[in-house]
Context: one part of a larger RNA
RNA sequence: CGUUAGAAGUUUGAGGGGAGCUACCAUUAGUACGAGAGGACCGUGGUGGACGAACCGCUAGUGUACCAGUUGUCCCGCCAGGGGCACCGCUGGGUAGCUAUGUUCGGACGGGAUAAGCGCUGAAAGCAUCUAAGCACGAAGCCCACCUCAAGAUGAGACUUCUUCAUAAGGGUCGUGGAAGAUUACCACGUUGAUAGGCCACAGGUGUAAAGUCAGCAAUGGCAAAGCCGAGUGGUACUAAUUACCCGUAGA
Numbered sequence: 001c002g003u004u005a006g007a008a009g010u011u012u013g014a015g016g017g018g019a020g021c022u023a024c025c026a027u028u029a030g031u032a033c034g035a036g037a038g039g040a041c042c043g044u045g046g047u048g049g050a051c052g053a054a055c056c057g058c059u060a061g062u063g064u065a066c067c068a069g070u071u072g073u074c075c076c077g078c079c080a081g082g083g084g085c086a087c088c089g090c091u092g093g094g095u096a097g098c099u100a101u102g103u104u105c106g107g108a109c110g111g112g113a114u115a116a117g118c119g120c121u122g123a124a125a126g127c128a129u130c131u132a133a134g135c136a137c138g139a140a141g142c143c144c145a146c147c148u149c150a151a152g153a154u155g156a157g158a159c160u161u162c163u164u165c166a167u168a169a170g171g172g173u174c175g176u177g178g179a180a181g182a183u184u185a186c187c188a189c190g191u192u193g194a195u196a197g198g199c200c201a202c203a204g205g206u207g208u209a210a211a212g213u214c215a216g217c218a219a220u221g222g223c224a225a226a227g228c229c230g231a232g233u234g235g236u237a238c239u240a241a242u243u244a245c246c247c248g249u250a251g252a
Base pairs, nucleotide, nucleotide: 001152005163006162007161008160009159010158011157015149016148017147018146021049022048023047024046025045026044027043033038051106052105053104054103055102059100060099061098062097066093067092068091069090070089071086072085073084074083075082076081110144111143112142117137119135120134164252170247171246172245173244174190175189176188177187178186195240196239197238198236199235200234201233202232204229205228206227212223213222214221215220
């Protein structure tokens, strides 16, 4: 811009993409078959491999604004207690998120039309013949089925609802943000408010803070499940989402 008024929501599916793998074991059954040796079709159940998708409860990583220990040095006047730098100084752990080595799931079942092939009926050609007329079967392959995109499918579809005698319905700008994201887009919210921050509680991490006091000659230990704490969950208007502006309908 179009889809022939403009919108909001829900959809149909022309057409496209993805997936499509495979081994072994048990059973049927030591049955059919076979002199024996050996040893099935068909059917049923199970366990794997590779591949793929989703997820983070478990296991395991990462986790440079979390906690602790500790070395050297400089600083906060000194002690104590802290801060900077040294690969995040080093070391031990670790929430959320993101992950695989972790967990769950997938290939299917089924239907249609067929290939090679196997047939029925059957003449031409009194026989025979799966074929000439006609009919029935038959593949991991084809078309559906499964997952997904999809009306610019210009063939521009459908349904429901809203708006129009005055700037409507609706949308945008702007702001607070997001399991959305380079930007944009998308989604949530904007005081008739829990959108983010703060605060409170809890979960979770670390592992028992400082000061004081008690015990001990002291190191150290106790009071203390302490203290501190990023992203998590719930709550709470304390802070910030203010006011406002723009687009948008005229006989379709």
Large-subunit ribosomal RNA, domain VI from a Flavobacteriales bacterium, 252 nucleotides, folded computationally. The prediction has a mean pLDDT of 88. Rfam family: Bacterial large subunit ribosomal RNA. Taxonomically the source falls in Flavobacteriales (Bacteria, Pseudomonadati, Bacteroidota, Flavobacteriia).